[in-house]
RNA sequence: GCGGUCGUGGCGUACCAGGUGAACGCGCCAGGCUUCCACCCUGGAGAAGCGGGUUCGAUUCCCGCCGGCCGUU
Numbered sequence: 001g002c003g004g005u006c007g008u009g010g011c012g013u014a015c016c017a018g019g020u021g022a023a024c025g026c027g028c029c030a031g032g033c034u035u036c037c038a039c040c041c042u043g044g045a046g047a048a049g050c051g052g053g054u055u056c057g058a059u060u061c062c063c064g065c066c067g068g069c070c071g072u073u
Stems, first nucleotide, its partner, number of pairs: 001072007010026004019056001028044005049065005
């Protein structure tokens, strides 16, 4: 260089033949419980790599770029 694959909260993963407020676990914050802490219970904040295209509508489809991994000369 070329080919393949992947990129979703702080972390790890779902979901998505295009359509309601993007789900779960850990973590974080607040409250409850407790003499206190932990555990446990309740509630909350927090995410579709960037740009463009198609579409009534894109995390999902298409193109480019960036980054990770694998293969190859």
About this RNA: Model confidence (mean pLDDT): 83 of 100. A computed fold for a 73-nucleotide RNA from Kibdelosporangium phytohabitans, annotated as transfer RNA. Rfam family: tRNA. It is annotated as a transfer RNA.